[in-house]
Molecule: c-di-GMP-I riboswitch aptamer
Organism: soil metagenome
């Protein structure tokens, strides 16, 4: 940030395994992404459990935010 070109990533949904669970790996599959890279740091949504406080998770394709980065015309 080009009605631009390369490459990249992959939502739903299926299929197998794994967790109690939210979730999450592999394979297929593209809704879509310029940080849809990496980091649960702040918020937040959600799950286990619980009288209740507290506590243990889960999500980075929810926002904020700290590090790095690909091509690139006027």
């Nucleotide at each position: 940030g080009a009605g631009a070109a390369a490459g990249c990533c992959a939502a739903a949904c299926c299929c197998u395994g794994c967790g109690c669970g939210a979730g999450g790996a592999g394979g297929g599959g593209a809704c879509g992404g310029a940080a849809a890279g990496c980091g649960g740091c702040g918020g937040g949504u959600c799950u286990u459990g619980a009288a209740g406080a507290g506590a243990a998770g889960a999500c980075g394709g929810c926002c904020g935010u700290g590090c790095u980065g690909c091509c690139g015309a006027a």